This is a predicted structure of a 101-nucleotide RNA (SAM riboswitch aptamer (S box leader)) from a Holophagaceae bacterium. It matches the Rfam family "SAM riboswitch aptamer (S box leader)". From the family's description: The SAM riboswitch is found upstream of a number of genes which code for proteins involved in methionine or cysteine biosynthesis in Gram-positive bacteria. The model forms 97% of the base pairs in the Rfam consensus. Lineage of the source: Bacteria > Pseudomonadati > Acidobacteriota > Holophagales > Holophagaceae. Its mean pLDDT, the model's own confidence on a scale to 100, is 90.
């Protein structure tokens, strides 16, 4: 790191440090000196893998995760609307686990 596979509408923040940036990307719309970003200690969430079990499920050892649905969207269809717009279905993309030449 190409690949594969399952899941994205729930859930869960405080201290130092640090000093402008941050939300992948574009386009929007947000969050931030009432401190971004990352770093560090604690603390929490969740159950993908794992352990236990016949199962139901219990643990919580490895990973993830702790603003907004992946914050929304983007391509292609339908559907309503004069229109702006709005819904609703799939792609794709991106996350993150699991396998993994």
């Nucleotide at each position: 790191g190409a690949g594969u596979u399952a899941u994205c509408c729930a859930g869960a923040a405080a201290g130092g440090u640090g000093g402008a940036g941050g939300g992948a990307c574009g386009g929007g719309c947000c969050c931030u000196g009432u401190g971004a970003a990352a770093c560090c200690u604690u603390g929490g969430c969740a159950a993908c893998c794992u352990g236990c079990g016949a199962a139901a499920g219990c643990a919580a050892g490895g990973u993830g995760c702790c603003a907004a649905u992946u914050c929304c969207u983007g391509c292609c269809g339908u559907g309503a609307g004069c229109a702006a717009u709005c819904a609703c279905g799939g792609a794709g993309a991106g996350a993150u686990g699991u396998c993994g030449a």